[in-house]
The RNA shown here (transfer RNA) has 77 nucleotides and comes from a Herpetosiphonaceae bacterium.
Rfam family: tRNA. Rfam classes the family as a transfer RNA. Gene Ontology term of the family: triplet codon-amino acid adaptor activity.
């Protein structure tokens, strides 16, 4: 180069027939427990949903291009 699979919170990942609140766990900070530490409970604060356009009343979800990740063929002596 082709084809597939995916890019959501500091990590690993959910999430929808498109509908007007973007989530879980684990870390992190903070409380409460306890002598005092983990554990275990309760709260918090943390996101341009990869980037830029279309469509549409609306878009994390759908179309296009492009960039990164993996896995697969092809190609190159």
């Nucleotide at each position: 180069g082709c084809c597939g699979a995916g890019g959501u919170a500091g990590c690993u990942c959910a999430g929808u027939u498109g509908g007007u609140g973007a989530g879980a766990g684990c870390g992190u900070g903070g409380g409460a427990u306890u002598c005092a530490u983990a554990a275990c409970c309760c709260c918090a604060a943390g996101g341009u949903c990869g980037a830029g356009g279309g469509u549409u009343c609306g878009a994390c979800c759908c179309c296009c291009u492009c960039c990164c990740u993996c896995g697969g063929c092809a190609c190159c002596a």
It was read from a public genome assembly.